RNA sequence: CUUAUCGAGAGAGAUGGAGGGACAGGCCCUGUGAAGUCCGGCAACCUACAAAGUAAGGUGCUAAAUCCUGCGGGUAAUCCGAAAGAUGAG
Numbered sequence: 001c002u003u004a005u006c007g008a009g010a011g012a013g014a015u016g017g018a019g020g021g022a023c024a025g026g027c028c029c030u031g032u033g034a035a036g037u038c039c040g041g042c043a044a045c046c047u048a049c050a051a052a053g054u055a056a057g058g059u060g061c062u063a064a065a066u067c068c069u070g071c072g073g074g075u076a077a078u079c080c081g082a083a084a085g086a087u088g089a090g
Base pairs, nucleotide, nucleotide: 001090002089003088004087005086006085011039013038014037015036019029020028021027023070024069025068026067040062041061042060044059045058046057047055048054049053066084071081072080073079
């Protein structure tokens, strides 16, 4: 850079000690213990198995819709599209 997906799923464990949810504004989570690490778990893409499905090897994920809005369009709540971001494959 191209392309697909992003309203499903997943711990009341150990360690660790204050932060975290991309960015900004909100709104949240957190000492009834954040991030990180280990273990466990999930199964989106790749992969293996003939298919359904199963496995869990590679990557990924494991609060809230990608937590919401952030630009454009039609309306009153709401809706649609884009951008940005994330992840996989190339």
Source information: The RNA shown here (SAM riboswitch aptamer (S box leader)) has 90 nucleotides and comes from a pig gut metagenome. The prediction has a mean pLDDT of 84. Its Rfam family is "SAM riboswitch aptamer (S box leader)". About the family: The SAM riboswitch is found upstream of a number of genes which code for proteins involved in methionine or cysteine biosynthesis in Gram-positive bacteria.